[in-house]
RNA sequence: GGGGAUGUAGCUCAAACAGUAGAGCGCUUGCUUUGCAUGUGAGAGGUGCGGGGUUCGACACCCCGCAUCUCCA
Numbered sequence: 001g002g003g004g005a006u007g008u009a010g011c012u013c014a015a016a017c018a019g020u021a022g023a024g025c026g027c028u029u030g031c032u033u034u035g036c037a038u039g040u041g042a043g044a045g046g047u048g049c050g051g052g053g054u055u056c057g058a059c060a061c062c063c064c065g066c067a068u069c070u071c072c073a
Stems, first nucleotide, its partner, number of pairs: 001072007010025004019056001027043005049065005
């Protein structure tokens, strides 16, 4: 320098033909305990990497960047 993949909750990752985002762990909290842990119920937490475009509507499609991983040179 060129090709490919990935970027979604604090972490690890899902998801639909484009129709408005979820799980596990973690966190907060109720019950249980003398207390902790475990168990069980509830809750909070998202500019969907950045910018633009298409569309009535975009995490998704198109374009330009950024970061990480990987292959070739």
The RNA shown here (transfer RNA) has 73 nucleotides and comes from Nelumbo nucifera. Rfam family: tRNA. About the family: Transfer RNA (tRNA) molecules are approximately 80 nucleotides in length. The family's RNA type in Rfam is transfer RNA. Gene Ontology term of the family: triplet codon-amino acid adaptor activity.